[in-house]
Context: one part of a larger RNA
RNA sequence: GGAUGAACGCUGGCGGCGUGGAUGAGGCAUGCAAGUCAAACGGGCUCAUUUUGUGUAGCAAUACACGUUAUGAAUCAGUGGCAGACGAGGUAGUAACACGUAGGGACGCACCCAGAAGUCUGGUAUAGCUUCGCGAAAGCGGGGGUAAUCCCAGAUGUGGUAGAAAUACCAAAGGAGCAAUUCGCUUCUGGAGCGACCUGCGGAGUAUCAGCUAGUUGGUAGGGUAACGGCCUACCAAGGCAAUGACGCUUAGGGGACCUGAGAGGGUGACCCCCACCGAUGGAACUGAGACACGGUCCAUACACCUACGGGUGGCAGUAGCCGAGAAUAUUCGACAAUGGGCGAAAGCCUGAUCGAGCGACGCCGCGUGAUGGAUGAAGUCCCUAGGGACGUAAACAUCUUUUAUGGAGGGGUAUUGAUAGUACUUCAUGAAUAAGGGGUUGCUAAACUCGUGCCAGCAGCAGCGGUAAUACGAGUACCCCAAGCGUUAUCC
Numbered sequence: 001g002g003a004u005g006a007a008c009g010c011u012g013g014c015g016g017c018g019u020g021g022a023u024g025a026g027g028c029a030u031g032c033a034a035g036u037c038a039a040a041c042g043g044g045c046u047c048a049u050u051u052u053g054u055g056u057a058g059c060a061a062u063a064c065a066c067g068u069u070a071u072g073a074a075u076c077a078g079u080g081g082c083a084g085a086c087g088a089g090g091u092a093g094u095a096a097c098a099c100g101u102a103g104g105g106a107c108g109c110a111c112c113c114a115g116a117a118g119u120c121u122g123g124u125a126u127a128g129c130u131u132c133g134c135g136a137a138a139g140c141g142g143g144g145g146u147a148a149u150c151c152c153a154g155a156u157g158u159g160g161u162a163g164a165a166a167u168a169c170c171a172a173a174g175g176a177g178c179a180a181u182u183c184g185c186u187u188c189u190g191g192a193g194c195g196a197c198c199u200g201c202g203g204a205g206u207a208u209c210a211g212c213u214a215g216u217u218g219g220u221a222g223g224g225u226a227a228c229g230g231c232c233u234a235c236c237a238a239g240g241c242a243a244u245g246a247c248g249c250u251u252a253g254g255g256g257a258c259c260u261g262a263g264a265g266g267g268u269g270a271c272c273c274c275c276a277c278c279g280a281u282g283g284a285a286c287u288g289a290g291a292c293a294c295g296g297u298c299c300a301u302a303c304a305c306c307u308a309c310g311g312g313u314g315g316c317a318g319u320a321g322c323c324g325a326g327a328a329u330a331u332u333c334g335a336c337a338a339u340g341g342g343c344g345a346a347a348g349c350c351u352g353a354u355c356g357a358g359c360g361a362c363g364c365c366g367c368g369u370g371a372u373g374g375a376u377g378a379a380g381u382c383c384c385u386a387g388g389g390a391c392g393u394a395a396a397c398a399u400c401u402u403u404u405a406u407g408g409a410g411g412g413g414u415a416u417u418g419a420u421a422g423u424a425c426u427u428c429a430u431g432a433a434u435a436a437g438g439g440g441u442u443g444c445u446a447a448a449c450u451c452g453u454g455c456c457a458g459c460a461g462c463a464g465c466g467g468u469a470a471u472a473c474g475a476g477u478a479c480c481c482c483a484a485g486c487g488u489u490a491u492c493c
Base pairs, nucleotide, nucleotide: 001493002492003491004490006489007488008487009486010485013367014366015365016364017363018362019360020359026323027322028321030320031319032318035082036081037080040079041078043076044075046073047072048071049070052067053066054065055064056063057062089278090277091276099202100201101200102199103198104197107195108194109193112191113190114189115188116187117186118185119184120154121153122152123151129144130143131142132141133140134139159170160169161168162167174183175182176181204250205249206248211241212240213239216238217237218236219235220234221233222232223231253275254274255273256272257268258267259266260265280301281300282299283298284297303314304313305312306311331357333356334355335354339353340351341350342349343348370400371399372398373397380391381390382389383388405430406429407428408427409426410425437482438481439480440479441478442463443462444461448477449476450475451474452473458465459464
């Protein structure tokens, strides 16, 4: 000198774009953050239309009430499907095939695309519902009956699997529409992309860690997996690693990148992107194409809450917000208008992803705090050799402008749809009006005089100043540097 997710002190006008819990992966009140489909299914409830019965009023037509049949609309929980494995957050752990890069062969795949073939015949369960019971609650149990794109059996076999072959085995579901048709379903082949596994090489410290290892190293057989493999088991052999640093310990997420530097290098890993890992702590599996699953389940532990004391409930490292600790880090905001995601045939619904607004000079950039003229060099202050000198064209005063500000009017486009927002922008009016500070002045280092103090009070990055003439302390005046900032501290080059 440059840099920072900064903090502190003094000061502070505006805008644009960024950025903001780095510490306790400490604890959390409250709201919201993952739903959707009625064109898979049977119901409940409400309304409308409708079939029919009974009753009341009436001579009758008819009207009203209750029940009943069918249809339609809205809505609700349930069964079922798809999505909750993405998106969002954090960096605790991890020195490892975790990451980066270059390769490899023994693998899998829901949704999507292309192609081939099919979608036949039957069946019994169960929730909701109803009834009975238990419980403070959370919730649970018994009986009855019911539907499906739920489940089961059979048929067929283009095809697939096993096999040398013979042969054996393996499917399916319907919905909407008057219909044409369309959305599905099943099996197989290929694609797209995604994922799993293996290997070479690369990137911390420490030898005041020198030996480490028993599923350990290899083989055979079997099991297991989507798949290779001590991945697991039995048996057999005795191997395997290490000074080119094994094993241990400490520290640490890795990369793209970022800062600095002429470069080589050194340092860092905030924001954004890719990968990995984590979801109170530890463990486990279930479901599923995919999880050993942040807002799923089970167990244990700690903590917290409710309780009728029998028993239950919870997990902000989502978004806001609260407490704590800290030098220190924001609103319990608006909208799904755009982009994207989930579900749906669609309309649409959901979306704290996202898009926006709010707060903070935290950073970068831009703009402004007026311009021109104006000497008798006014007043005032400071200095003085008392002659004068400085602040200083500075002010006053005159003329002008209106960026900005305040007020009024208009206000497009982004296919339809506009939260942002009547914002940006345009125009008119008013009026120099609303807007300057911080640090320094002994040398390094740009800029000095006077007074006060008297090794005191104090300054200080280093050298060093201060003990009666201090350009170094405190104040005033002047000057220097930067400027809506200026200094200090911390860290890196």